This is a predicted structure of a 108-nucleotide RNA (SAM riboswitch aptamer (S box leader)) from an uncultured Spirochaetales bacterium. Of the family's consensus pairs, 94% are formed in the model. Rfam family: SAM riboswitch aptamer (S box leader). About the family: The SAM riboswitch is found upstream of a number of genes which code for proteins involved in methionine or cysteine biosynthesis in Gram-positive bacteria.

RNA sequence: UGACCAUAGAGAGUGCGUUAGGGACAAGCCCGUUGACCGCACAGCAACCUGCAGUAGUAAGGUGCUAAAGCUUGGAUGAUGGUCCUGAAGCCAUCAUCACGAUGGUUU
Repeated sequence: UGACCAUAGAGAGUGCGUUAGGGACAAGCCCGUUGACCGCACAGCAACCUGCAGUAGUAAGGUGCUAAAGCUUGGAUGAUGGUCCUGAAGCCAUCAUCACGAUGGUUU
């Protein structure tokens, strides 16, 4: 780097350092010189992998995470309802699945 599988409306922040952008992308909205983002230290959450323990857990180790639902919407397919004199298409709404992105595990 690629492939496959799993997960996501819950949970958990302080200090120090450095600085101007940050929340993946676009739009919206929000965070930010009362210092965000990032880095380090300590603390915490969670339970994917290992360990312990045994089928219920535990939290020692490896990751991960600690504003907002993956902050919201977004592309594809399908279903249902609406729009229409009727049907299809289109458009709108809701839902499901996939895609996209993230994290873990396996593998290359």